Transfer RNA from a Lachnospiraceae bacterium, 73 nucleotides, folded computationally. The gene name in the source record is trnG. The organism belongs to Lachnospiraceae, within Bacteria. Rfam family: tRNA. By type it is a transfer RNA. Gene Ontology term of the family: triplet codon-amino acid adaptor activity.
RNA sequence: GCGAUAGUAGUACAGUUGGUAGUACGCCACCUUGCCAAGGUGGAGGUCGCGAGUUCGAGCCUCGUCUAUCGCU
Numbered sequence: 001g002c003g004a005u006a007g008u009a010g011u012a013c014a015g016u017u018g019g020u021a022g023u024a025c026g027c028c029a030c031c032u033u034g035c036c037a038a039g040g041u042g043g044a045g046g047u048c049g050c051g052a053g054u055u056c057g058a059g060c061c062u063c064g065u066c067u068a069u070c071g072c073u
Stems, first nucleotide, its partner, number of pairs: 001072007010025004019056001027043005049065005
């Protein structure tokens, strides 16, 4: 230099014909218990790496760009 894959909540990930962004763990509050642990209920937390484009509508499609991993040279 070229190519492939990945980037979504604090962490690990799902989201697959373009149509309200979710699960688990963690965090906060409450309940249960004499206390802890365990369990139960509820809640907060996301400009979907960044910037543009297409579309009535983009996490998803297109282009650019950044980072990481792998391969080729």